Notes: c-di-AMP riboswitch aptamer (ydaO/yuaA leader) from uncultured Caecibacter sp., 114 nucleotides, folded computationally. The prediction has a mean pLDDT of 82.

């Protein structure tokens, strides 16, 4: 100085704490929806799924979908994770709750804009 991402930012304090916040997310009526699905459990958060293949197996590998590189084209190029809930949850106003971390870069052209 800039990336990913909701994850910045103030204010007290004993400064190892606390209280807000931009921003994010869960959970719940009626009407719609759904008239099935229910261990072959189910569902959440995220971009992270799906399909084939091959392997004794752990894995691997490829394609296709998704996601990224401050905005727009073209180019290259990379990811495609983890982790929660606890038999349970379609949408959902009122309510109720939670998070507000953490990891990285050292520059491909040409335009826009601040």
């Nucleotide at each position: 100085u800039g990336u990913c991402g909701a994850a910045u930012c103030c204010u007290c304090a004993u400064a190892u704490g606390a209280g807000g916040u931009a921003c994010g997310g869960a959970g719940a009526a009626a009407c719609c929806a759904a008239u099935c699905u229910u261990u072959g459990g189910g569902g959440g958060u995220g971009a992270a799924u799906c399909u084939g293949c091959u392997u004794u197996u752990u894995g691997g590998c490829a394609g296709a979908g998704g996601g990224c590189u401050g905005c727009c084209u073209c180019g290259a190029g990379c990811c495609u994770a983890a982790c929660c809930c606890g038999u349970c949850a379609g949408c959902u106003a009122a309510c109720u709750u939670c998070g507000g971390a953490g990891a990285c870069a050292g520059a491909g052209a040409g335009g826009a804009g601040a």